[in-house]
RNA sequence: GGGUUAUUAGCUUAGCUGGUAGAGCAGCCGACUCUUAAUCGGCAGGUCGCUGGUUCGAGCCCAGCAUAACCCA
Numbered sequence: 001g002g003g004u005u006a007u008u009a010g011c012u013u014a015g016c017u018g019g020u021a022g023a024g025c026a027g028c029c030g031a032c033u034c035u036u037a038a039u040c041g042g043c044a045g046g047u048c049g050c051u052g053g054u055u056c057g058a059g060c061c062c063a064g065c066a067u068a069a070c071c072c073a
Stems, first nucleotide, its partner, number of pairs: 001072007010025004019056001027043005049065005
């Protein structure tokens, strides 16, 4: 220098054919318990890496950029 893949909550990740994003763990509150742990219930937490484009509508499609991993030279 060329190519492929990935980027979504604090962490690990799901997301179908484009129709306004879920889960587990962690956190907070409560129940249970003599207390803690475990278990159970609830709550909060996301401008979906950034900037544009297409579209009535983008996590998803297109372009550029950034970061990471791998392959080729």
Molecule: transfer RNA
Organism: Paenibacillus monticola